[in-house]
RNA sequence: GCGCUGAUAUCUCCGAAUAUCAUUUUCCAAAUGACAGCGGGGGACCCGAUUUUUUGGGGUGAAUCCUGGAAUUAGGAAGGGCAACUUGGGUGCCCUAACCCGUCAGCUAACCUCGUAGGAGUACUCCAAGCGUGUGG
Numbered sequence: 001g002c003g004c005u006g007a008u009a010u011c012u013c014c015g016a017a018u019a020u021c022a023u024u025u026u027c028c029a030a031a032u033g034a035c036a037g038c039g040g041g042g043g044a045c046c047c048g049a050u051u052u053u054u055u056g057g058g059g060u061g062a063a064u065c066c067u068g069g070a071a072u073u074a075g076g077a078a079g080g081g082c083a084a085c086u087u088g089g090g091u092g093c094c095c096u097a098a099c100c101c102g103u104c105a106g107c108u109a110a111c112c113u114c115g116u117a118g119g120a121g122u123a124c125u126c127c128a129a130g131c132g133u134g135u136g137g
Base pairs, nucleotide, nucleotide: 011121012120013119014118018036020034021033022032023031024030037116038115039114040113041112042111047106056104057101058100059099060098064077065076066075067074068073079095080094081093082092083091085130086129087128088127089126090124
């Protein structure tokens, strides 16, 4: 230097889901609360819709649709994520759930209101551009 394999958690990933302070506490953790940040819902004029009300309707989310099949399921399209600086391209791998409102909601300033969880372990120095660090002169 090259190839292969494994490991790594004070690191990284999905996600809005993080930071600070205070109280309880010997400390940490945890619980509760405050504030900031981030995210969601409701809600005028104007605009839109003028028609669809059980064939209910709507919301969070990438998580919808089509075809075959009795179903499990298979394939495809659209959508989403990862491959360890960022962006674009290439290649590869993976996901396409779940839950909620309760007959009701288009957009929407002011305003009102809610959440701030849970889960996981990838690592192609492929090409281009950019940024950064180190070393040498």